[in-house]
RNA sequence: UGAGCAGACUAUGCAGCAGCGGAAACGUUUUAGUUUAUGAGGAAAGUCCGGGCAUCACAGAGCAAGGUAACUGCUAACGGCAGCCGAGGGCGACCUUAGGGCAAGUGCAACAGAGAUAUACUGCCCUGUAUUUAUGCAGGGUGAUGGUGGAAAGGCGAGGUAAAAGCUCACCAGAGUGCAGGAGACUGUACUGCUAUGUAAACCCUACCCGAUGCAACGUCUAUUGGUGCUUCAUAUCUUAACGUCUGCUCGGCGGAUAUGAAGUAAUGACGGCUUGAACCUGUCGGCGACGGCAGGUCUAGAUAAAUUGCUGCACACGACAGAACCCGGCUUAUCGGUUUGGUCACAUA
RNA sequence: GCGGAUAUAGUUUAUCGGUAAAACAUUAGCUUCCCAAGCUGAGGUGGUGGGUUCGACUCCCAUUAUCCGCUCCA
Numbered sequence: 001u002g003a004g005c006a007g008a009c010u011a012u013g014c015a016g017c018a019g020c021g022g023a024a025a026c027g028u029u030u031u032a033g034u035u036u037a038u039g040a041g042g043a044a045a046g047u048c049c050g051g052g053c054a055u056c057a058c059a060g061a062g063c064a065a066g067g068u069a070a071c072u073g074c075u076a077a078c079g080g081c082a083g084c085c086g087a088g089g090g091c092g093a094c095c096u097u098a099g100g101g102c103a104a105g106u107g108c109a110a111c112a113g114a115g116a117u118a119u120a121c122u123g124c125c126c127u128g129u130a131u132u133u134a135u136g137c138a139g140g141g142u143g144a145u146g147g148u149g150g151a152a153a154g155g156c157g158a159g160g161u162a163a164a165a166g167c168u169c170a171c172c173a174g175a176g177u178g179c180a181g182g183a184g185a186c187u188g189u190a191c192u193g194c195u196a197u198g199u200a201a202a203c204c205c206u207a208c209c210c211g212a213u214g215c216a217a218c219g220u221c222u223a224u225u226g227g228u229g230c231u232u233c234a235u236a237u238c239u240u241a242a243c244g245u246c247u248g249c250u251c252g253g254c255g256g257a258u259a260u261g262a263a264g265u266a267a268u269g270a271c272g273g274c275u276u277g278a279a280c281c282u283g284u285c286g287g288c289g290a291c292g293g294c295a296g297g298u299c300u301a302g303a304u305a306a307a308u309u310g311c312u313g314c315a316c317a318c319g320a321c322a323g324a325a326c327c328c329g330g331c332u333u334a335u336c337g338g339u340u341u342g343g344u345c346a347c348a349u350a
Numbered sequence: 351g352c353g354g355a356u357a358u359a360g361u362u363u364a365u366c367g368g369u370a371a372a373a374c375a376u377u378a379g380c381u382u383c384c385c386a387a388g389c390u391g392a393g394g395u396g397g398u399g400g401g402u403u404c405g406a407c408u409c410c411c412a413u414u415a416u417c418c419g420c421u422c423c424a
Stems, first nucleotide, its partner, number of pairs: 001346003005342006012315007020039002023036004041321001045332002048330005053214004060251004066209004071083004085099001086097004100205002105203002107199003121146001123142009154172002157169003173195002175192007218272004225424003228266011243255003279298008316319001351420007360374004368404001376392005397413005
């Protein structure tokens, strides 16, 4: 200098005028009003995971259903993150990885091919037999040959054999057992010829997790015509079995059940829930790191038809994706650009 | 805002992981003096992008579009 890798930050800026949301202060009999500071994001999005919070038998168990999948940690929790192991890719920095079990059982493997998990069509070899001595026929051995396929019973070479075959041996790949190292996944090494198709993002098995409903949850106030449901009270009838339910089933628990009558209740509206929170910033300590401890500081949207806008001027790099709606931690997706940190490779120069 | 479902030809729908199909519609020819009906053919398809698998409409993930339900009912 060029190419490439990983991470962090930022998201047009400045000024003026007018306007909008909620907050505080002042002011007014009340309403109006005045002033002050403040007012979208890195994804506010998708709603894909996890948690808080609220309600539902006072809240239990088991099965089913669903989810996750190497190991060790972090965390409120997670399917997230960090480190590490294995596999794959890259010269490298580094990247990707649903990565338990097909050696528990079952299913599937179209077409092609002799044969698809077990086989003998062609071929090779042996024995018997017939004859024209080279072939036919019968019995047997073989999985080396042929071609098909994604996949053909570990691969390749040598020995061996009637012909062959881990039948035997060297090397390589896998499996099992022992030893050593490691916290562990795993790695290294020695021995054993042990060689077992693929598919579990097929059923299934193993281990672990999981109650349901979502702020239109839920609570308070006010108020209404009918129905329906629920709650309470009264009366009557029935009895200890039925019925209701925490949701698909069972057990257990709880409520006695039904009918009639009376009273209350729900919706709209208003208020709460609503933003101080596993919060953010700075420093320091522990840890490789995710993260955690301590100290100091800060308050940073809260609307309900729903504010965060419009106009003007200047500057340049000419401005992307996009708008909170109960709140957090993640993931995924969209995104014009700019700034910055640390590695790598190639070339050149000193 | 919350919850759920679907996507296959122009339209409505089928399809066990193994060659994507039917009806109507479109279009060409035959038939007819012409049209309709009828007969014979033809064209056109898995929303998009990845992954698992020998092989994906089908299984998994992401994404896009559409539809439905939720404040007890009138």